Predicted 3D model of a 75-nucleotide RNA (transfer RNA) from a Planctomycetota bacterium. Its mean pLDDT, the model's own confidence on a scale to 100, is 82. The sequence was found in a public genome assembly.

RNA sequence: CCGUGCCUGGCUCAGUGGCAGAGCAUCCGCCUGAUAAGUGGAAGAUCGCUGGUUCGAUUCCAGCGGCACGGACCA
Numbered sequence: 001c002c003g004u005g006c007c008u009g010g011c012u013c014a015g016u017g018g019c020a021g022a023g024c025a026u027c028c029g030c031c032u033g034a035u036a037a038g039u040g041g042a043a044g045a046u047c048g049c050u051g052g053u054u055c056g057a058u059u060c061c062a063g064c065g066g067c068a069c070g071g072a073c074c075a
Stems, first nucleotide, its partner, number of pairs: 001071007010024004018055001026042005048064005
C1' cells in the first nucleotide's frame, strides 16, 4: 500500500430502516444471625467520526479513523 471482516452501556455480545436490548459488573431493596447464593428494581449508550440517500438511518451508500486476519513491497 491492497483485500476481507469488525467498531453498540464499565466488560462480553445480540439486534436491525420506525422511541436501542441481554448477560456479567455497579448501586438500592427483599431474603439471611451475617456473608455468599437467590430474588425485585435502578442508573449507565451522541450504536467509531463526517457526509449522502430516505418522511425517517445504529441499520443502506461514500470518505476517514481504529482493531483483527490475509496479501504485496522491503530498492
Taxonomically the source falls in Planctomycetota (Bacteria, Pseudomonadati).